[in-house]
Molecule: SAM riboswitch aptamer (S box leader)
Organism: unidentified
RNA sequence: AAAUUAUUAAGAAGACGGGAGAGAUAUAGCUCUGUGAACGUCUACCAACCAGCAGUUAGCUACGGUGGUACAGCUAUAAACGAUAAAUU
Repeated sequence: AAAUUAUUAAGAAGACGGGAGAGAUAUAGCUCUGUGAACGUCUACCAACCAGCAGUUAGCUACGGUGGUACAGCUAUAAACGAUAAAUU
């Protein structure tokens, strides 16, 4: 990087730096944002896909691999479109 499978309306914060955007893409809306956006670092927290223990009346743990912490993947439409995980090539 590719295709496959599963999930994608639940849940979960601050500080420092930074300095104007952000909510994947396009269109139309609607929200957030100098009372500080994106992004980076640190800590905290949420989750339970892998992992560990167990076992079919299907559970528990959260050290490890991970992911996440405005709004239903913000809403509608479009796209086998996006995001996350696992194993395979």